[in-house]
RNA sequence: UUUUGAGCAAACCAUUGGAAACGAUGGGACGCAAAGCCAGAGGCUACGGCGUGUAAACGCUACGCUCGAUCGGCUGCAAAA
Repeated sequence: UUUUGAGCAAACCAUUGGAAACGAUGGGACGCAAAGCCAGAGGCUACGGCGUGUAAACGCUACGCUCGAUCGGCUGCAAAA
């Protein structure tokens, strides 16, 4: 490096947690050589809080999320040729 095996599992569906973003379990495979891990950059949401407002509402805010957009950090399968 190649092949094979093992591995993960998008959309969607069912059940379910959550205010939401987004998760969990089962089914399912679009893909993946780090689609293993980490929320630092980036991205999403705004229950609560703060501000404006008569109110409706709007703005800001992560202590909530996202590693299967991308960057960064850490680690990393077996066999055969």
Annotation
Predicted 3D model of an 81-nucleotide RNA (c-di-GMP-I riboswitch aptamer). The prediction has a mean pLDDT of 86.